[in-house]
Context: one part of a larger RNA
RNA sequence: GCCAGCGAGUUACGGUGUGUGGCAAGGUUAACCCGAGAGGGGAAGCCGGAGCGAAAGCGAGUCUGAACAGGGCGUUCAGUCGCAUGCUGUAGACCCGAAGCCUGGUGAUCUAUCCAUGGGCAGGGUGAAGCGGGGGUAAGACCCCGUGGAGGCCCGAACCCACUUAGGUUGAAAACUGAGGGGAUGACCUGUGGAUAGGGGUGAAAGGCCAAUCAAACCAGGUGAUAGCUGGUUCUCCCCGAAAUGCAUUUAGGUGCAGCGUUGGGUGUUCAGUCAUGGAGGUAGAGCACUGGAUGGGUUAGGGGGCCUACAAGCUUACCGACCCCAGCCAAACUCCGAAUGCCAUGACUCCAGAACCCAGCAGUGAGACCACGGGGGAUGAGCUUCGUGGUCGAAAGGGAAACAGCCCAGACUGCCGACUAAGGCCCCUAAUUCUGGACUAAGUGGAAAACGAUGUGGGAUUGCCAAGACAGCCAGGAGGUUGGCUUAGAAGCAGCCACCCUUGAAAGAGUGCGUAAUAGCUCACUGGUCGAGUGAUCCUGCGCGGACAAUGUAACGGGGCUCAAGUCCAGAGCCGAAGUCGCAGAUUCCUGUGCUUGCACAGGAGUGGUAGGGGAGCGUCGAUCGUGGAGUGAAGCCGGCGUGUAAACGUUCCGGUGGACCGCGGUCGAGUGCGAAUGCUGGC
Numbered sequence: 001g002c003c004a005g006c007g008a009g010u011u012a013c014g015g016u017g018u019g020u021g022g023c024a025a026g027g028u029u030a031a032c033c034c035g036a037g038a039g040g041g042g043a044a045g046c047c048g049g050a051g052c053g054a055a056a057g058c059g060a061g062u063c064u065g066a067a068c069a070g071g072g073c074g075u076u077c078a079g080u081c082g083c084a085u086g087c088u089g090u091a092g093a094c095c096c097g098a099a100g101c102c103u104g105g106u107g108a109u110c111u112a113u114c115c116a117u118g119g120g121c122a123g124g125g126u127g128a129a130g131c132g133g134g135g136g137u138a139a140g141a142c143c144c145c146g147u148g149g150a151g152g153c154c155c156g157a158a159c160c161c162a163c164u165u166a167g168g169u170u171g172a173a174a175a176c177u178g179a180g181g182g183g184a185u186g187a188c189c190u191g192u193g194g195a196u197a198g199g200g201g202u203g204a205a206a207g208g209c210c211a212a213u214c215a216a217a218c219c220a221g222g223u224g225a226u227a228g229c230u231g232g233u234u235c236u237c238c239c240c241g242a243a244a245u246g247c248a249u250u251u252a253g254g255u256g257c258a259g260c261g262u263u264g265g266g267u268g269u270u271c272a273g274u275c276a277u278g279g280a281g282g283u284a285g286a287g288c289a290c291u292g293g294a295u296g297g298g299u300u301a302g303g304g305g306g307c308c309u310a311c312a313a314g315c316u317u318a319c320c321g322a323c324c325c326c327a328g329c330c331a332a333a334c335u336c337c338g339a340a341u342g343c344c345a346u347g348a349c350u351c352c353a354g355a356a357c358c359c360a361g362c363a364g365u366g367a368g369a370c371c372a373c374g375g376g377g378g379a380u381g382a383g384c385u386u387c388g389u390g391g392u393c394g395a396a397a398g399g400g401a402a403a404c405a406g407c408c409c410a411g412a413c414u415g416c417c418g419a420c421u422a423a424g425g426c427c428c429c430u431a432a433u434u435c436u437g438g439a440c441u442a443a444g445u446g447g448a449a450a451a452c453g454a455u456g457u458g459g460g461a462u463u464g465c466c467a468a469g470a471c472a473g474c475c476a477g478g479a480g481g482u483u484g485g486c487u488u489a490g491a492a493g494c495a496g497c498c499a500c501c502c503u504u505g506a507a508a509g510a511g512u513g514c515g516u517a518a519u520a521g522c523u524c525a526c527u528g529g530u531c532g533a534g535u536g537a538u539c540c541u542g543c544g545c546g547g548a549c550a551a552u553g554u555a556a557c558g559g560g561g562c563u564c565a566a567g568u569c570c571a572g573a574g575c576c577g578a579a580g581u582c583g584c585a586g587a588u589u590c591c592u593g594u595g596c597u598u599g600c601a602c603a604g605g606a607g608u609g610g611u612a613g614g615g616g617a618g619c620g621u622c623g624a625u626c627g628u629g630g631a632g633u634g635a636a637g638c639c640g641g642c643g644u645g646u647a648a649a650c651g652u653u654c655c656g657g658u659g660g661a662c663c664g665c666g667g668u669c670g671a672g673u674g675c676g677a678a679u680g681c682u683g684g685c
Stems, first nucleotide, its partner, number of pairs: 001685006011091013026047003032041003051058002061073004094232002097229001101222006112196009121186001123155003126151001130147006159183003163180005198214001200210003235618006245258005259365002261362007269353001270355001272350008285337001286335002291331003295327004302320002304317004368393010398409003413586004418582003424576003427560003433573001435572006446562001452546002456543010473530005479503003484498003509524001513522002587608009619674001621671010637658005642651003
């Protein structure tokens, strides 16, 4: 891992609904007794029949109260005892699962420390004290030689340890192996016997160790501890079908109440939509009348500066500047104004909705997600966060978007090798036009992006010049006063400052740029000629261009490939395209009608996606009981085949094989009643 078997809402006693039955103003017994049992007895008790009050108490009333007031609760409505069933309370209460807490015991054969008694440490090195001799001294101290053999001394086996590294890591091994390493007469190592025990021991102290277990050992018990947590919870079909919100919570992944679902009963259009009429309101927008913010100008108090001045006063000012005026603005907490929607009410219409409302039983939900629009937070960031309104997903399959819960289209009862459409598509992959008419794009733009840049190109508008010849090119001129003045070493059109005149002329700047040390030189503006028709500027707009850089490989159209398109825009005609719609056949739910009335049949209409969840109807297993059947002429079981039913399933005498003794059907009753999941349990492979 697979297979087989086992594996989870039970039971008792209360409460409260529903269904059904008995009796009924009543209903019913309990213990216990008699009896083989069936059954009979047993009225103590319980519920109901009257309530109100704290109570005394009163009573269809009563309490409060001074009250014959008002108000509260009552008076009108049948119960009770079984059986079945939903939910609930108390119990382990659907099953498995803690870490833990407590009680009583068992452990120091591992290990920690201690006690007692034994054992062990190759070899080599160093050479303390002391002692002897010699020297030395007054005697010493001291020195030398020898002897001696000290030391948590040195090197290094056994022994003990475990620092490094490699291997090992389903190991040879639940801590090892190899190569190196440390201690090795000591606080050394070790045998045997003994001591200390669980909030306790022991600890040269690491929360270490106390039998592969230690921030409180192990075993048994309390014990099925508790688990607002995780996982699991077994057959089928039919009807309906949520929530992820509000308030509160030692509350936030839990729960209570409400909201939303379902079932039964009741009311019977009350709901909803549309229209009409009447309302409330201060949002969007707008505005500046208020509250504030804020720009320019005018006017002008006041202030500052200057002049003047003994004081007072006066004059002045490209300074600041209130109020006021003009013009132009801003605001969630501004409003002189003010919609659209939405909301409320009344009336009418629609006659539709698994509408509305009330009572009762049972829930689940209370982590939501994205998209569009209206806001807040954030950075007018986020697949961000938080509200409101709507949608989809959640709980929704189908078609489209290459692929893609939340986008677009559309809501799957079943079957059909029928038809029409939606979104989206129609060159090939790939179903359907290489369809029709017009225009644009040249960038493969289409098929990713901004500020900004640009004689890309189409359309529109305004305007300058132009056959008295424009624009571009070419030929020619582009002069004189003058090298203007200043400055400067120089400054001559052309470093810089100032001025920018006059003359000739068709025209020519006291000079547009290059250039020189300064001149020179080239050129421009401007003019003539040549040429012979358009040529400049600005604005709006369609489609394009640049801006444009990422990591395995084209890789930013799904691909091929596409250019009067297979791109883009406008207009049009067709077609394809879904589980949508229609057609044919069938099933089922509800309603209505008819037949007929426990219920069934037929017809018509409307439905039949679905998680949590509510409701309904069934299938199968085991057993009991009553009835009725099968079986050695072969039961059950098993294997294979063939068939039936909407499903669970079924076909005892459907067929074949195996097997060798029991088995079915109908009614009723009762359950240890259905497995794929629980790191489920046991076994097999």

Background: This is a predicted structure of a 685-nucleotide part of an RNA (large-subunit ribosomal RNA, domain II) from a soil metagenome. The full RNA is in RNAcentral, with records from MGnify. Rfam family: Bacterial large subunit ribosomal RNA.